About this RNA:
Model confidence (mean pLDDT): 83 of 100. A computed fold for a 1464-nucleotide RNA from an uncultured prokaryote, annotated as small-subunit ribosomal RNA. Its Rfam family is "Bacterial small subunit ribosomal RNA". Gene Ontology terms of the family: structural constituent of ribosome and ribosome.
[in-house]
RNA sequence: AAUGAACGCUGGCGGCGUGCCUAACACAUGCAAGUCGAACGCGAACGUCCCUUCGGGGGCUAGUAGAGUGGCGAACGGGUGAGUAACACGGGGAAAUCUACCCUUUAGUGAAGAAUACCUUCGAGAAAUCGAAGUUAAUGCUGCAUACGUCCCUUCGGGGGGAUUCGGGAAACCGGACCUGCCGCUUGAAGAGGAGCUCGCGUCAGAUUAGCUUGUUGGUGGGGUAACGGCUCACCAAGGCGACGAUCUGUAGCCGGCCUGAGAGGGCGAUCGGCCACACUGGAACUGAGACACGGUCCAGACUCCUACGGGAGGCAGCAGUGGGGAAUUUUGCGCAAUGGGGGAAACCCUGACGCAGCAACGCCGCGUGGGUGAAGAAGCAUCUUGGUGUGUAAAGCCCUGUCGAUGGGGACUAAGGUCCGUGGAGGUGAGAUAGCAGACUUGAAGGUACCUGUAGAGGAAGCCCCGGCUAACUCCGUGCCAGCAGCCGCGGUAAUACGGGGGGGGCAAGCGUUAUUCGGAAUUACUGGGCGUAAAGGGCAUGUAGGCGGCCUAUUAAGUCAACUGUUAAAUUCCUCGGCCUAACUGGGGACCAGCGGUAGAUACUGAUGUGCUAGAGGAUGGAAGAGAGAAGUGGAAUUCUCGGAGUAGCGGUAAAAUGCGUAGAUCUCGAGAGGAACACCGAUGGCGAAGGCAGCUUCUUGGUCCAUUCCUGACGUUGAGGCACGAAAGCGUGGGGAGCAAACAGGAUUAGAUACCCUGGUAGUCCACGCUGUAAACGAUGAUCACUGGAUGUUAGUUUUGUUUUACAAGAUUAGUGUCGCAGCUAACGCGCUAAGUGAUCCGCCUGGGGAGUACGGUCGCAAGACUAAAACUCAAAGGAAUUGACGGGGGCCCGCACAAGCGGUGGAACAUGUGGUUUAAUUCGAUACUCCGCGAGGAACCUUACCUAGACUUGACAUGCUUUUGACAGCUCUAGUAACAGAGUCUUCCGGGCUUCGGUUCGGACAGAUGCACAGGUGCUGCAUGGCUGUCGUCAGCUCGUGUCGUGAGAUGUUGGGUUAAGUCCUUUAACGAGCGCAACUCCUGUCGUCAGUUGCCACUGCGUAAGCAAGCACUCUGGCGAGACUGCCUGGGAAACCAGGAGGAAGGUGGGAACGACGUCAAGUCAUCAUGGUCCUUAUGUCUAGGGCAACACACGUGUUACAAUGGCUAGUACAAAGAGCUGCAAACUUGUAAGAGUAAGCGAAUCUCAUAAAGCUAGUCUAAGUUCGGAUUGAGGUCUGCAACUCGACCUCAUGAAGUUGAAAUCGCUAGUAAUCGCGUAUCAGAACGACGCGGUGAAUACGUUCUCGGACCUUGUACACACCGCCCGUCACACCACGAAAGCUGUCUGUACCCAAAGUCAUCUUAGCUAACCUUUACAGGAGGCGGAUGCCUAAGGUGUGGGGAGUGAUUGGGGUG
Repeated sequence: AAUGAACGCUGGCGGCGUGCCUAACACAUGCAAGUCGAACGCGAACGUCCCUUCGGGGGCUAGUAGAGUGGCGAACGGGUGAGUAACACGGGGAAAUCUACCCUUUAGUGAAGAAUACCUUCGAGAAAUCGAAGUUAAUGCUGCAUACGUCCCUUCGGGGGGAUUCGGGAAACCGGACCUGCCGCUUGAAGAGGAGCUCGCGUCAGAUUAGCUUGUUGGUGGGGUAACGGCUCACCAAGGCGACGAUCUGUAGCCGGCCUGAGAGGGCGAUCGGCCACACUGGAACUGAGACACGGUCCAGACUCCUACGGGAGGCAGCAGUGGGGAAUUUUGCGCAAUGGGGGAAACCCUGACGCAGCAACGCCGCGUGGGUGAAGAAGCAUCUUGGUGUGUAAAGCCCUGUCGAUGGGGACUAAGGUCCGUGGAGGUGAGAUAGCAGACUUGAAGGUACCUGUAGAGGAAGCCCCGGCUAACUCCGUGCCAGCAGCCGCGGUAAUACGGGGGGGGCAAGCGUUAUUCGGAAUUACUGGGCGUAAAGGGCAUGUAGGCGGCCUAUUAAGUCAACUGUUAAAUUCCUCGGCCUAACUGGGGACCAGCGGUAGAUACUGAUGUGCUAGAGGAUGGAAGAGAGAAGUGGAAUUCUCGGAGUAGCGGUAAAAUGCGUAGAUCUCGAGAGGAACACCGAUGGCGAAGGCAGCUUCUUGGUCCAUUCCUGACGUUGAGGCACGAAAGCGUGGGGAGCAAACAGGAUUAGAUACCCUGGUAGUCCACGCUGUAAACGAUGAUCACUGGAUGUUAGUUUUGUUUUACAAGAUUAGUGUCGCAGCUAACGCGCUAAGUGAUCCGCCUGGGGAGUACGGUCGCAAGACUAAAACUCAAAGGAAUUGACGGGGGCCCGCACAAGCGGUGGAACAUGUGGUUUAAUUCGAUACUCCGCGAGGAACCUUACCUAGACUUGACAUGCUUUUGACAGCUCUAGUAACAGAGUCUUCCGGGCUUCGGUUCGGACAGAUGCACAGGUGCUGCAUGGCUGUCGUCAGCUCGUGUCGUGAGAUGUUGGGUUAAGUCCUUUAACGAGCGCAACUCCUGUCGUCAGUUGCCACUGCGUAAGCAAGCACUCUGGCGAGACUGCCUGGGAAACCAGGAGGAAGGUGGGAACGACGUCAAGUCAUCAUGGUCCUUAUGUCUAGGGCAACACACGUGUUACAAUGGCUAGUACAAAGAGCUGCAAACUUGUAAGAGUAAGCGAAUCUCAUAAAGCUAGUCUAAGUUCGGAUUGAGGUCUGCAACUCGACCUCAUGAAGUUGAAAUCGCUAGUAAUCGCGUAUCAGAACGACGCGGUGAAUACGUUCUCGGACCUUGUACACACCGCCCGUCACACCACGAAAGCUGUCUGUACCCAAAGUCAUCUUAGCUAACCUUUACAGGAGGCGGAUGCCUAAGGUGUGGGGAGUGAUUGGGGUG
């Protein structure tokens, strides 16, 4: 895009079309084929009129109705598509034929006869129907006459066959005769139309159908037909068809055309038209011009109906209609008015053909459902940032119009003809008739319809699908991987433009969607117009048949080819154009087209055919060359093993290490001799040969192919190659040998969780030979064969040849044939190929068409078997695959780094305690963090508070913010009472400011503050860190991450950023299709280390003075403090290096980023945090909010992390004694003094601090003691008594004193930190804080050891490589087993179906033969007797439908059980 459609929702009108695709299933009822009196004989009744003897008769009706004889028609028209793969159809030819009616034409149309239906009378039967007798006619039937021509036969003399009337006219009483016309009839010819037969061509699928055929193929001769013919029969011959697909099987009516498509094609064959076939199923003939006959006959069968049971009847695939089937397809309508058909002379009759109407949105086409104006942008609804926005000029309102529909009125075309009357020029007749002309009358189913017109009135008339992308159109709510959607991708797991609803929007519109089917897109079967190295696809390889294709010159021919003319290609359809219905659909006229086929006369380049030649292809000849080419025979040495002998002794062998095994019965090792089998080191190669498989010691024989040179011969002999045939690794099979080594199976030993393996010790088939079979391999260059053409460079093998150079040898060049590497153009998806093409062309063959199922099943062929070859389907998936890219990964490679390992020092893991977590418990033990990157983490400090949790008690505009309404004038503070408190009550205290009016009493307005009331709202540490911002952790202070322009690539992408060096560093240098740039690195900042300068108080004290001393004066030199500067830059030297830079040195306080800190690229982990804060959504709102008291966060069988203290003598204790830094302090630090054993208390100077205080630093040093022990170590736990803070130390603080004195004696597996002022060790301070550190953050004192090095562990950077990974190795993924479902195969069989073949029986019927007992009008003889001819009848035979019996074959269905496959 389309449809003979169906289904869902919806539905106003008209025109034109279309309408059982399924059961060729069965059919009730009605109708669908009759007509002619101008072929023939007969012939009513009802009714009415007359007569009547009332019994009846007669006239009209009426020669009507009616049946019959006869003629024509019934073979057309109409239906259906079952069968048919065929001369059935299409298109084009041809000869051996027929043809009623029709047209033209020839010649005729005479004279007789015998019957019979109808009818009448009987008879049989239920009926259908039939029988007998009698009567009668014809255009019925039968002889005869005529017969030019014609037809048949012929002995060429001849013989034989054939005919119907009727109307009109004149005239007349009637009849006859006559004339004429028309319709017929007979005969012959011819035409038109129709039919039969025949032929080359075209016409579906299957080879898992390869052979078929006996009247089969041909001939001769009979028969038969309208006609040719094996059409049929007899005889003879043995043919005929088939790979160009016979036969068989399946499917199917064919065509014009229809749908689609740019076309070529593909699909279809409804309606309309042509042909065919069929008519309940099968068979058969009759009649006829025509049938083997839809509405005829006979027979058989199935089914239905009637019956008196004896017999009969029937055939809707005609039009309607019914049942049934089905997703599904209409009225038992009107009319012959038109068109057409049959009959008739005609009128006319018949016509379910046809013309119309009805039903159905089934299709196409047309029209309408209103138009204009209308902003308060109404209401409602939806949304919302609460301002608004959308629906939306849409509605309402106002002004109009009047299609369709409704109703009233008018009202067709379609009609041509026909009848009657008149006329009748011309033709024709004696006259008429006919044709023609004029007039009158008359014929319409559709239909009172189309159309026209009046009236009223916006009144009666819009839905369906869609809105994630493809694909035009977006939001809200609900739902929460549920419900559901879905054409493909896919959507839905709490913010769904994808589900459902609402709003809004988009599309189409009386329809819209869905389903089904066809074509297109699909170059996705490729003729136009594809491919085969790696995506699916080159046969394992040759040889060769058929076939295809084929060199140069020339002649003939004209088959192909080209072009001219011509016939045909029906009409309709399609296209163009002009018309008719208002338009369109629809339809009329004309034109074009119909690519084909046939014919006539031409052309001859090319192809073909035939002929004559040629030598460039191909082959031969001659002379040379190389070679693991093949087959056979012979032969050689090395090695292994075995046997024998000598010598010799305890091991050998084997492995990562072992063991099994061998060996004192003498092994291994070693020497000598022998046996036997197999394979051929070095040469050896990137080499050579062969068609491929493949081929390797040496010699001989036989043999195939190749190459080079010469240019002597043949003369296209060529190439490819379906089938065929030969060869064909290894393994395997058969028979017979052989068997040294090796070695499937097997055995043992190891390894291992296991080890039916890898390793070891043994070991049989086999490997070897001969003869057969098998016929496959990653049989690979994953690349078929042949021919031609198309730049180069460089190896190598075998020749020939030239030059140097002239012998040897060598070198260089030229030219062939092989074999490699690299590469231009070109090709390719890329990779790559690239004269050995995967380039450019030619010819032929093979093969492919998504993945799986499956190279499987079934069938067939081959094979001894194993198996090979050929080769599907159901079902299932939306992918499977190729090449390349970027990452990630690797028990891949290279290179490098890091307290990463190693080298060291000290710890953790064991103990007790502290602290955090898990778990458990609990009313609650609030919440979060929870691999590295949680766990002394948020928390830098939970007794109350904090506090978020629990229990109990209270409050509800609220503990807190803002605004408004109403109202009060105070509120707060203080005191008392009840209560645990919140809170409640009472008392006391207090009574705002400004303006206006004012009688100065007050009133009113406004404001501030506060209370109460109501409304908006507050509030939430409720949820979602997977809706977010911000902040943070981690990789990682790792050196990386990117961009612009350019270039390369079809592209993803690459390059830059790689390479060579170097660095801590993508740091720098160099190279370079890259050149530059950005974020990172480094530097800039801070602390610290040296010096200078400035400044000296609260700091300092060298010099000077005073003082016993403390100290004071004086001073600012020093220390110190803190401002400003200097200093370090590979700057200098040596060596190396291209440079960058590296190594060393000098100087220097400091040397190669001096040390430390801060600083954290692009990004990753949906990392952490909604409980810091902020924030979307959501939830709660007398509670999930707020207040209060008490409790809990502190529990405790247990497990883990982080710490502290220890286990002691490098120590504990006692006494004495020395040296810091950095901080803090008024709600504070607190000296001194007094007091207490002490914690502390009392009192009280100083200090907002370089001044005073905290504040004694400790380890250290000196001396003493302890003496190896659970201790004078260790201090947990517990008892008693206190101190301090605080409203309050019970749950639940710290500290002090006395007493108590647990575990623990250096810690398994494992694991952590640290590279120098570091580790270790020692103390001091601060924040938080009323109080409460073993934690955190800082400070200084003392002060080490070690680093060979980068193999390994972990992490990281760069380059490269492989990848089936991309959620990225914590990836992906294979098979069995278990369960469920699905389709398929096998299977003892069973069931029905189709078909072949043999035989039996054989209806009807044609034909043949026989018969004439029965019956018999026409003709003949005969003379009215009979006979003959012929017919009816009968019999037999051939053929044969249906049926039966037997035996094969095909394809279905089903089947216990069983096999694999697919999906989950």